[in-house]
Predicted 3D model of a 102-nucleotide RNA (SAM riboswitch aptamer (S box leader)) from Xanthovirga aplysinae. Its mean pLDDT, the model's own confidence on a scale to 100, is 81. NCBI's taxonomy places the organism under Bacteria, Bacteroidota, Cytophagia, Cytophagales, Xanthovirga. It was read from a public genome assembly, where an Rfam model found it. Rfam family: SAM riboswitch aptamer (S box leader). From the family's description: The SAM riboswitch is found upstream of a number of genes which code for proteins involved in methionine or cysteine biosynthesis in Gram-positive bacteria.
RNA sequence: CGCUUAUCCAGAAAGACUGAGGGAUUGGGCCCGAUGACGUCUUAGCAACCUUGUGCGACUUGGUGCUAAUACCCCUUCCGUUUUUACGGAAAAUGAUAAGUG
Repeated sequence: CGCUUAUCCAGAAAGACUGAGGGAUUGGGCCCGAUGACGUCUUAGCAACCUUGUGCGACUUGGUGCUAAUACCCCUUCCGUUUUUACGGAAAAUGAUAAGUG
């Protein structure tokens, strides 16, 4: 880096450094940001997957992960409703995370 499987409406902070953009994109919205966002480090926390141990319906050890807004919403297809402006549901694609594998 590729492939497979599973999950993605919940949950979870502060300090230091840095200094202007960021929220995945093709685009459109909407939001966060010098009252310092994003990113890095430290500590804390959350609990998705794998894992250690045990008295095994639970607790626990460790590894990765995560800690604004439904993967922030829409943009693809199908179905239903509709005064055709849109609304709702499902699926697919894409993305993120974990485990296995090449």